[in-house]
Molecule: small-subunit ribosomal RNA
Organism: uncultured Verrucomicrobiota bacterium
RNA sequence: AGAGUUUGAUCAUGGCUCAGAACGAACGCUGGCGGCGUGGAUAAGAUAUGCAAGUCGAACGAGAUAUGUUUUGUAGUAAUAUGAAGCAUGUUUAGUGGCGAACGGGUGAGUAACACGUGGGCAACCUGCCGGAAAAUGGGGGAUAGCUCGUCGAAAGGCGAAUUAAUACCGCAUGUGGCCAAGCAAGAUAUCUUGCUAAAGCUAAAGCUGGGGUAACUUGGCGUUUUCCGAUGGGCCCGCGGCCUAUCAGCUAGUUGGUGAGGUAACGGCCCACCAAGGCUAUGAUGGGUAGCUGGUCUGAGAGGAUGAUCAGCUAUAUUGGAACUGAGACACGGUCCAGACACCUACGGGUGGCAGCAGUCGAGAAUUUUUCUCAAUGGGGGCAACCCUGAAGGAGCGACGCCGCGUGGAGGAAGAAGGCUUUCGGGUCGUAAACUCCUGUCAUUAGGGAACAAUGCAGGGAAGGAUAACUCCUUUCGUGUUGAUAGUACCUGAAGAGGAAGGGAUGGCUAACUCUGUGCCAGCAGCCGCGGUAAUACAGAGGUCCUAAGCGUUGUUCGGAUUCAUUGGGCGUAAAGGGUGCGUAGGCGGUGAUGUAAGUUGGAUGUGAAAUCUCGGGGCUUAAUUUUGAAACUGCAUUCAAUAUUGCGUUGCUAGAGUACUGGAGAGGAGAUUGGAAUUCACGGUGUAGCAGUGAAAUGCGUAGAUAUCGUGAGGAAGACCAGUGGCGAAGGCGAAUCUCUGGACAGUAAUUGAUGCUGAGGCACGAAGGCCAGGGGAGCAAACGGGAUUAGAUACCCCGGUGGUCCUGGCAGUAAACGGUGCACGUUUAGUAUGGGAGGAAUCGACCCCUUCCGUGCUGGAGCUAACGUGUUAAAUGUGCCGCCUGGGGAGUAUGGUCGUAAGAUUAAAACUCAAAGAAAUUGACGGGGGCCCGCACAAGCGGUGGAGUAUGUGGCUUAAUUCGAUGCAACGUGAAGAACCUUACCUGGCCUUGACAUGCAUCUCUAAUCCGGUGAAAGCCGGUGAGUGUAGCAAUACACAAUUUGCACAGGUGCUGCAUGGCUGUCGUCAGCUCGUGUCGUGAGAUGUUGGGUUAAGUCCCGCAACGAGCGCAACCCCUGUGAUUAGUUGCCACCGGUCCGCGAGGAUCGAGCACUCUAGUCAGACUGCCCUGUGAAACGGGGAGGAAGGUGGGGAUGACGUUAAGUCAGCAUGGCCCUUACGGCCAGGGCUGCACACGUACUACAAUGCCCAGUACAGCAGGAACCGAGACCGCGAGGUGGAGGAAAUCACUAAAACUGGGUUCAAUUCGGAUCGCAGGCUGCAACUCGCCUGCGUGAAGUUGGAAUCGCUAGUAAUGGCGCAUCAGCUACGGCGCCGUGAAUACGUUCCCGGGCCUUGUACACACCGCCCGUCACAUCAUGGGAGUCGUUUGUACCCGAAGUCAGUGAGCCAACCGUAAGGAGGUAUCUGCCGAAGGUAUGAGUGGUAACUGGGAUGAAGUCGUAACAAGGUAGCCGUA
Repeated sequence: AGAGUUUGAUCAUGGCUCAGAACGAACGCUGGCGGCGUGGAUAAGAUAUGCAAGUCGAACGAGAUAUGUUUUGUAGUAAUAUGAAGCAUGUUUAGUGGCGAACGGGUGAGUAACACGUGGGCAACCUGCCGGAAAAUGGGGGAUAGCUCGUCGAAAGGCGAAUUAAUACCGCAUGUGGCCAAGCAAGAUAUCUUGCUAAAGCUAAAGCUGGGGUAACUUGGCGUUUUCCGAUGGGCCCGCGGCCUAUCAGCUAGUUGGUGAGGUAACGGCCCACCAAGGCUAUGAUGGGUAGCUGGUCUGAGAGGAUGAUCAGCUAUAUUGGAACUGAGACACGGUCCAGACACCUACGGGUGGCAGCAGUCGAGAAUUUUUCUCAAUGGGGGCAACCCUGAAGGAGCGACGCCGCGUGGAGGAAGAAGGCUUUCGGGUCGUAAACUCCUGUCAUUAGGGAACAAUGCAGGGAAGGAUAACUCCUUUCGUGUUGAUAGUACCUGAAGAGGAAGGGAUGGCUAACUCUGUGCCAGCAGCCGCGGUAAUACAGAGGUCCUAAGCGUUGUUCGGAUUCAUUGGGCGUAAAGGGUGCGUAGGCGGUGAUGUAAGUUGGAUGUGAAAUCUCGGGGCUUAAUUUUGAAACUGCAUUCAAUAUUGCGUUGCUAGAGUACUGGAGAGGAGAUUGGAAUUCACGGUGUAGCAGUGAAAUGCGUAGAUAUCGUGAGGAAGACCAGUGGCGAAGGCGAAUCUCUGGACAGUAAUUGAUGCUGAGGCACGAAGGCCAGGGGAGCAAACGGGAUUAGAUACCCCGGUGGUCCUGGCAGUAAACGGUGCACGUUUAGUAUGGGAGGAAUCGACCCCUUCCGUGCUGGAGCUAACGUGUUAAAUGUGCCGCCUGGGGAGUAUGGUCGUAAGAUUAAAACUCAAAGAAAUUGACGGGGGCCCGCACAAGCGGUGGAGUAUGUGGCUUAAUUCGAUGCAACGUGAAGAACCUUACCUGGCCUUGACAUGCAUCUCUAAUCCGGUGAAAGCCGGUGAGUGUAGCAAUACACAAUUUGCACAGGUGCUGCAUGGCUGUCGUCAGCUCGUGUCGUGAGAUGUUGGGUUAAGUCCCGCAACGAGCGCAACCCCUGUGAUUAGUUGCCACCGGUCCGCGAGGAUCGAGCACUCUAGUCAGACUGCCCUGUGAAACGGGGAGGAAGGUGGGGAUGACGUUAAGUCAGCAUGGCCCUUACGGCCAGGGCUGCACACGUACUACAAUGCCCAGUACAGCAGGAACCGAGACCGCGAGGUGGAGGAAAUCACUAAAACUGGGUUCAAUUCGGAUCGCAGGCUGCAACUCGCCUGCGUGAAGUUGGAAUCGCUAGUAAUGGCGCAUCAGCUACGGCGCCGUGAAUACGUUCCCGGGCCUUGUACACACCGCCCGUCACAUCAUGGGAGUCGUUUGUACCCGAAGUCAGUGAGCCAACCGUAAGGAGGUAUCUGCCGAAGGUAUGAGUGGUAACUGGGAUGAAGUCGUAACAAGGUAGCCGUA
């Protein structure tokens, strides 16, 4: 510090997601040790048991007990035993009394508040214990608990009587003092405070204990009382600060203030009576929701954001609610009273209880520990003290919950072991890793030693000081002794042995780390993008690797990344976002000079900002975590002193902002009234006759009752032609005939006047198109709804004929639009050009034109700048300032609910659940368009001939079948693979057989058998039986070895089994279309563009010109082959002109031989054609048009040749090949059958339908080819197919060689002398075989068919059409197919509007799997969340009323009462009771808020390939969209 994800790619916008850190965590897997921390976050739910607040005998009496002692009884002589009473000293118990129990400890429910934080104030206050100072502590009295007795009760607990003490209680005395009037002084001031003087009155106490002394008394200590001061702790008040919500906008009656009285420690409506009517609020009152606050903690660069565990400060609370008492302090966690809920005991009458103290239990929960030790230390309470108490605290235990530290060994060790994994089978890797050798000894284990935290206090001893007459006491101080829960722990030492100690996650990208196997859109993974449909680095397992480590991952939460709420630090033309427009309130901001002030601002000082934390320096634990000390910091607040530039405030000026005034012209600015013309329609009248109107075409409609057309007259309403202009005016909406009246604003000029009077503007007010609503008019035309006619599959539409609301006017409502410049208002600054509207000035002029300057508007083009780009650009989207509005992913949704407004329609304000990983902007390249332009093609048109109808052939589909093997399936499958299925082929079916196999290689093994021949069986294959050979080397030979062969076994063979969507190779198609690219440069942020576009031209990206391009490559063309002309070379098998011979013929001439190569021909080499020449078109070039010459003229004709790519096109069955599958079978052999099967449909062909024909007869002219298991002559036989026979020919030598055409004859329009299907008979050929299932011949038979519907195909010249011939395959043939050859040989093309295909440019796009695209809505089904909903169930709360506990206060107090007065009666005083106000819980009624639930219902979202249509994206086929009905 960034990264992934929208796209074919790009840039920006924008969301989602990830990498980091943290946690009181939880869960999964795993787990050696120690230190320091930390641990009920949920149910402020319920709680068994134990403990958590006591202490003081030096306040008091009493009981019990021990010891001592005194007196005394009984027994005894006595010792002694046993009693009683008293005293002393101890111990101990309940009670009275004192202090404490208000601290400490827990928890966070409530609380949005002076609760907290911070800084102040109290002149409005209190403060037990403690410190200091002053004074005092005199003298009396009456009770009461305990105890005893009686009594009630189950108990808890009472009641009565008698009796007793005090530091308990009550008078009295004293009054240093204090309280309370008044006066003076000083100070402060809203009140008053302090000091002094001082009258009257009021106001206190308690003793205990030590020493001395016979005693009187004296001397200490601890107490007690009064007052003052201090300290500590509290109370009250104030400024400022810190949550959400306006879908909470008004709240308030003790409310706000005053007077008086009450109350309190104290101020105060704190309370009460009376008076007044105030108080708070947009700077957010009131209401609702949530929440303890802070120091701090986490994160972050910071600013911030989140949080408030442990520790510390404050606060609230103690089962829920209320209340007071006591007290210095409480309205009291382990106190009291009452009420409620809950639980327990009970004799049913009544009682008892409160773990949010420490442990512990249950419950709920993902989840949080021991019913431990000690008061040794620190601290607290009591006590003179010893000491006692202390679940505060100190320790230990449990939990990897966190942080930190340590270890699980170190060094050497290559035969790179075994084993695992992998492999291209060679190897590679785990890996120096292990084994093995040598070491070390941390931790754990074991044995021994063994701490610090301890100083006080106390005991006894010594010294000093104070008081005293003195002992003695008290205080201080110095030695000694005594006190340890943790703990036999930390730590130290010894011993033994590598011995006891490693896992978790990841491994497609982000993100470090890759292979194999299994699985096969299954199982599963996933934080996002996304993996998985048979070769998964993404699932699962394994091996390897990476990260981390006693932990590692997951989940949750917070901050960060996120500049994604933007103060630092964002935006609003098109991505989300400018209010429809103006006026204006609050508010915010504000020209210039002087002066005052010093509020903001700046600087200094002082106080405070608790400690801890954080940072830095040092110290102590072996280190670290941890801990300690010092500094800094705590960015803050307050007080005070100063500064005065700037902002504010006050005063006084100025004129440049802003107004006012005067002069002037422009204008569809607004309102009202009036007037006129054109046109439509209607009415009436005239003329006139059959149509009019309407459309793509029609029909509905109107018209013989007279329309349309035309003329005249009239009625009525609405709208304003031309002028008219990116012209004018207005804030916007908007405004268009003319005239008059009223009226708003802007502009220019003058510079008279005011003197900052300004800008913006939340709320508010006003205006606000069309459509809509209410009331009343009006109504010509147009025209929602509606009716009819068409169109259509349908057509509730588009088109047509009608037509009502409405459109118009008046008055009112409504308040929205794509209300748009998609651009808020105002002011300033910043290069230009040009056009136009309104003014002013100048120069010049006859002039008002042109021209120049300037101000205000309206446009265009463009510079810098800005912008993601498009674009904008002095009329900014540049650059500054001020103010307002608005935005924060898409959908849900501008919806629900609530509020406000409206007659309604609806408007406005405005969410959430849920769901997706995108949605969207600009630009780029393609593709596409029922977009445009240009161009081409047998694409259309013009022609010729076909197909589609018939019969047959052939292929396909379908059907059938045991099998009808498989593939090809729009163009680009269908006479295709197949250049030839009777067996074979053959892959299919049925049946019979074989199993190392029909075929290859290797190893081992077996042998003399195998080949050959023979026999049996069988349909054959096969099986069974017999016979028994061979090659090489050595050797005379026997024989040996090797090879070959066989048997058996193992490896393996074999597969036309699957996958053409794993592949190679090959092929089709776009298309022989003219395109497809690259290097460098340039332009652009970039994808990309340029080049390759443009103007011409071409068959062509062919060439020329121009140009930020210059060049190049693959394609085009050419080079190659055939053909057309000529030359030359060569002549055998070709040729025969000339020459010679021979023969035949009367002759013309023919045949043949020689000679020859002239010609033809054959096949080699050359030439030739290049727009080369001439004319012409254009400025020029390329090029085009014409002409000459030439065999051929503008690529001469034809062929071969197929760019980058597209189509997951075709082929695993031609071959090859990865993977998968079968292995006595999915392999192999054989026989028979099938591929030929036939209600049917389609494609491709052949033959025809006839007279341009058919039949018969005669007769002429080719070329390409092939030929040895072959072609086969002459001759003979047969009607013929064919047969016999065999000359010649491995070929320019032999064989095979045309038909149409032409000549003559017949036929005469008829299903025929056309046509030949079908069938019968007789034959021929091939072949082992012709039944399924071949071809041919002869004779006979003689079907459909008379030119073919919609539709559709080929062809532009030696072409179509037509005629025959050859060849491959092949025994034969289904060939009418395919590939070639030659003969005869046309017609037509005006032209590019249309159909199809293609090329280039341009345009639109929501497409990119690219229009066979994308995509919308209803309906049906399922799931999910949500709104409404008759109701119903809670919860919170308001108001009114009822009842009214405890209790304070007030009243009453006839009952009761010891202290004081009084002899007494009685009094003072008190009190029970009762009454009243208030008052919790409860009840009744009625509202409000909020939550759950509900028959039914509304829309929404999401789902597999459902249904219906096709609304949008292209001119989306009616341009789309907004508002409205």